ZMP/ZTP riboswitch aptamer (pfl RNA motif) from Alicyclobacillus pomorum DSM 14955, 82 nucleotides, folded computationally.
Model confidence (mean pLDDT): 77 of 100.
The model forms 92% of the base pairs in the Rfam consensus.
Lineage of the source: Bacteria > Bacillati > Caryophanales > Alicyclobacillaceae > Paenalicyclobacillus pomorum.
The sequence was found by an Rfam model in a public genome assembly.
Rfam family: ZMP/ZTP riboswitch aptamer (pfl RNA motif). Gene Ontology terms of the family: one-carbon metabolic process and regulation of purine nucleotide biosynthetic process. Rfam 15.1 lists 3,295 matches to the family in 2,545 species. For this family Rfam cites "Recognition of the bacterial alarmone ZMP through long-distance association of two RNA subdomains" (Jones and Ferre-D'Amare, Nat Struct Mol Biol, 2015).

This record gives sequence, C1' cells and structure tokens, in this order.
RNA sequence: GCACGAUUACAUGACUGGCGGAUCAGUGGAUAACCACAAGGGAGUGUAGUCGUUACGCGAGCCGACCGCCUGGGCAUUCUGA
Repeated sequence: GCACGAUUACAUGACUGGCGGAUCAGUGGAUAACCACAAGGGAGUGUAGUCGUUACGCGAGCCGACCGCCUGGGCAUUCUGA
C1' cells in the first nucleotide's frame, strides 16, 4: 500500500405478488398469487472520500406492508461447468 471491516456523498438500481385480519393498506383489467399506472419502500452495484485494522473487526446472509398463512423473484458469498 492492497485485501478486509465500518461509514459519508453522488449516480444507478433488480424486486416491489395473493388471501384474511386490523379501522383506513390504491385504481383499472385479467384469472389463479399476474399486467399497467399511482404512492411508498428498497438490498445491491459503480465512482470519489473518511476511519479502523490481523482483532476488542467480519463471519450462523440481505431486500418489498402492522399481523398471519402462502406464492414467486432479485442480490451478495462459495464451488463447478459452458
């Protein structure tokens, strides 16, 4: 110095479903758990910094709504193949 961990700003950003309850949890259309729009959320990625550091750090994952039951995705990490 890098890796690693934490953090700030900017940019970008997948995914954002069904039923019931709670007092209010969107509208329209399909028919199964989807589509469009609106509102709100949002991990992660990139860039530029700051702090720490061989542990007194990180590591038993993360993301959409108040609860319950489900469905389907995305991201990060590890291994393998093309």